The RNA shown here (c-di-GMP-I riboswitch aptamer) has 89 nucleotides and comes from a Candidatus Competibacteraceae bacterium. The coordinates come from a structure-prediction model, not an experiment, and the mean pLDDT is 86. The model forms 100% of the base pairs in the Rfam consensus. Rfam family: c-di-GMP-I riboswitch aptamer. About the family: GEMM was predicted in a large-scale screen for bacterial structured RNA regulatory elements. It was read from a public genome assembly, where an Rfam model found it.
RNA sequence: ACUUGAUAAAGGCAAAACAGCCGAAAGGCUGCGGCGCAAAACUACUGGCCUAAACUCGUGCAUUCGAGAACGGUCGCAGAGUCGCCAAG
Numbered sequence: 001a002c003u004u005g006a007u008a009a010a011g012g013c014a015a016a017a018c019a020g021c022c023g024a025a026a027g028g029c030u031g032c033g034g035c036g037c038a039a040a041a042c043u044a045c046u047g048g049c050c051u052a053a054a055c056u057c058g059u060g061c062a063u064u065c066g067a068g069a070a071c072g073g074u075c076g077c078a079g080a081g082u083c084g085c086c087a088a089g
Base pairs, nucleotide, nucleotide: 002089003088004087005086012037013036018031019030020029021028022027035076041082042081043080045079046078047077048074049073050072055068056067057066058065
């Protein structure tokens, strides 16, 4: 440096639910919790997926309703990029 990941060791992360806070929502943060994870570390770059505020169009008495709409999210959906622990070969 490369390949692999064992019922190993030292450690690490933390799903759902619940509580509080932020947010229009999706979702996020903190606590608790522990489903799982060898990159479940980092980057929304590509595709996917979620939401639909601004805005646009239609509708309506309306501060209504509907459709479109990402500049909002998701890296614990996949790919790509970056960095990294332990062990074996």